[in-house]
Molecule: Bacterial RNase P class A
Organism: Bryobacteraceae bacterium
RNA sequence: GCUGCCGGAUGGGCAAUCGCUCCUGGAAACGGGGGAGGAAAGUCCGGUCUCCACAGGGCAGCGUGCCGGCUAACGGCCGGGGUCCGGCGACGGAUACGGAAAGUGCCACAGAAAAUAUACCGCCUGGAACGGUGCAUACGUACUGGAACAGGUAAGGGUGAAAUGGUGCGGUAAGAGCGCACCGCAGCGGGAGCAAUUUCGCUGGCAGGGCAAACCCCACGCGGAGCAAGGCCAAAUAGGGGAGGAGGGACGGCCCGUCCCAAUGAACUUCCGGGUAGGCUGCUAGAGCCGGAUAGCAAUGUCCGGCCCAGACGAAUGAUUGUCGCCUGAAAGGGUACAGAAACCGGCUUAUAGUCCGGCAGCUUCU
Numbered sequence: 001g002c003u004g005c006c007g008g009a010u011g012g013g014c015a016a017u018c019g020c021u022c023c024u025g026g027a028a029a030c031g032g033g034g035g036a037g038g039a040a041a042g043u044c045c046g047g048u049c050u051c052c053a054c055a056g057g058g059c060a061g062c063g064u065g066c067c068g069g070c071u072a073a074c075g076g077c078c079g080g081g082g083u084c085c086g087g088c089g090a091c092g093g094a095u096a097c098g099g100a101a102a103g104u105g106c107c108a109c110a111g112a113a114a115a116u117a118u119a120c121c122g123c124c125u126g127g128a129a130c131g132g133u134g135c136a137u138a139c140g141u142a143c144u145g146g147a148a149c150a151g152g153u154a155a156g157g158g159u160g161a162a163a164u165g166g167u168g169c170g171g172u173a174a175g176a177g178c179g180c181a182c183c184g185c186a187g188c189g190g191g192a193g194c195a196a197u198u199u200c201g202c203u204g205g206c207a208g209g210g211c212a213a214a215c216c217c218c219a220c221g222c223g224g225a226g227c228a229a230g231g232c233c234a235a236a237u238a239g240g241g242g243a244g245g246a247g248g249g250a251c252g253g254c255c256c257g258u259c260c261c262a263a264u265g266a267a268c269u270u271c272c273g274g275g276u277a278g279g280c281u282g283c284u285a286g287a288g289c290c291g292g293a294u295a296g297c298a299a300u301g302u303c304c305g306g307c308c309c310a311g312a313c314g315a316a317u318g319a320u321u322g323u324c325g326c327c328u329g330a331a332a333g334g335g336u337a338c339a340g341a342a343a344c345c346g347g348c349u350u351a352u353a354g355u356c357c358g359g360c361a362g363c364u365u366c367u
Base pairs, nucleotide, nucleotide: 001363002362003361004360005359006358007357008356009355010354012324013323014322015321016320017319018318020035021034022033023032024031025030037338041349042348044347045346046345047344048343049226050225051224052223061222062221063220064219065218066080067079068078069077070076081097082095083094084093085092086091098217099216103215104214105211106210107209120157121156122153123152124151125150126149130145131144132143133142134141135140165183166182167181168180169179170178184206185204186203187202188201189200190199191198192197230281231280232279233278240272241271242270243269244268247261248260249259250258251257288307289306290305291304292303293302294301295300325336326335327334328333
């Protein structure tokens, strides 16, 4: 220098004018201050908070599942291990990685057989009949081939995603852990490690293959609903309750009269409680932010100092202009990512133009 790998940060700047919202000073006029994000998103997981439920224990249901650590908690994060895969390498990717010797179940097609094993082709042994050759006139006899049949075998072939360890030598009638060496595996013991696990040695001829994202078993965890939670104030109308109250109402100009309601308490007066509209609260000082020190590989913790940083609800956070940066274009001009709070916090996941920083690998060149 080129080509790559990994991690992190940032994600428009400045100014002017006019607004919006919250806090605050002021009697007012008018001032001062705060005002979206790394994801505010999806609402997937875990908490805080609130109300409801709840003696204790169990069943059922749901979730999690290698080991250690962190944390308020987690299915998150950090560190470590096993297995599989990719790369020359830096390094990266995947992992529902507890139990298949508790039990039940499943393993399509093909194949003899898919799990108490078994034997299609083949190989080997025996082999009446039958055939061949030698001897023999012949009977016969010796050798040999050999269907059926009887038995041995699991090397080889064939099927399959998977076939009862693999390779080699010996061995055998042919074979086979039958024997041996190495590899693998299992058990035991020693070393390393908190542990998962790993390493060395010895012993064993080697075992009931796989599937638990099948039921199941084991261990651990889990009550429900959510800020439209919840709390407070509280109008009008209607209805409820208490006290007072003996008449009240309709027709009618008025009286009479008629009708209706009323001591099972009406009209009316007054008080009380529930509750709707509406208002207030919950509401933002917090597992908070910044800087430094310190323990730790890290996640993270501890200590010290400083800071206050949206709080709306028909839901503010905007508009215009100038200028600079970046991209594009010959210029004029155009463009400048993903996206926007709704009680709050910790994670995860997804979206994201451009720019910057740190570490590392391979190749090449020069000194």